[in-house]
Context: one part of a larger RNA
RNA sequence: GUGUGGUUAAGGAACUCGGCAAAUUGCCUCCGUAACUUCGGGAGAAGGAGGGCCCUUGUCUGUGGUGCGUGCGCACGGAAGCGGAUGGGGGUUGCAGAGGCCAGGGGGAAGCGACUGUUUACUAAAAACACAGGUCCAUGCGAAGCCGUGAGGUGAGGUAUAUGGACUGACGCCUGCCCGGUGCUGGAACGUUAAGAGGAUCCAUCAAGGCGUGAGCCUGCAGUGGUGAAUUGAAGCGCCAGUAAACGGCGGUGGUAACUAUAACCAUCCUAAGGUAGCGAAAUUCCUUGUCGGGUAAGUUCCGACCUGCACGAAUGGCGUAACGACUUCCCCGCUGUCUCAACCACAUGCUCG
Repeated sequence: GUGUGGUUAAGGAACUCGGCAAAUUGCCUCCGUAACUUCGGGAGAAGGAGGGCCCUUGUCUGUGGUGCGUGCGCACGGAAGCGGAUGGGGGUUGCAGAGGCCAGGGGGAAGCGACUGUUUACUAAAAACACAGGUCCAUGCGAAGCCGUGAGGUGAGGUAUAUGGACUGACGCCUGCCCGGUGCUGGAACGUUAAGAGGAUCCAUCAAGGCGUGAGCCUGCAGUGGUGAAUUGAAGCGCCAGUAAACGGCGGUGGUAACUAUAACCAUCCUAAGGUAGCGAAAUUCCUUGUCGGGUAAGUUCCGACCUGCACGAAUGGCGUAACGACUUCCCCGCUGUCUCAACCACAUGCUCG
């Protein structure tokens, strides 16, 4: 010097991002216990009092007696003895009686998630995941889905109160408008549409014929080889409907009331429809430390309001909510070496000197 423990005057969070760490509390009995609440809780709420030992005196009780009866038992009796539990009174002692070890700090308010659970084995335990509950979609059984090339298996030795998939996430009150786009479902009249079917037309070759002195040229049957029109031709797409707890979306401008301000109101443009209820500077608010109120002597955080929502909003759920949380934020009481401001002690280790 460092580490691990211990103690500390006065103050008591002034420390710090933050009470991190430490300290406080801690057991039993009794008293007492708020808001709120899903009436179960909250609650060990909070907050108090007592606790040793000795003497004495009660109550209850175990064991132990006699008689009767015998299936259980019943009656009588005891200040016997040896115990156990629990009260009352008196006394006594120490600084201290749950004398050591062990052994909850508490309260108020808000956010998020209902809860118990689960998770990044080795930097994240959470507001993330799951969850019971809710909704939608598919599936009639050789089910859908999934694994496998297949046989086959699973689903299930189940049968729609079942199984699979998707979203939401207890509970309470609710869940508005839009089907134009994308998706899905249904429809089948019409349009478009592949291979295929079809084989018109045309071409090549060529028997034969014609022309030419000749080389050769012209016409060109059948066959063969090509070309390939009309017509026909499914789903799909176009088309017509439905569907948002499917993917998603949910306006602008100008004017107007007898102070001012504001605009219930009017006009106009656009849209598929223009954000309803509720909430709102929010885990969402840029401007912003918004403004007002509360708490502090002083508060970019916090709580309550306001609404000008840059850019909340209804199962990508909205708003509340008792209980719960090694979650996050703010405040208060208690407590303390966190600090003012450091000191000493013990042990371990390093360094220096000898």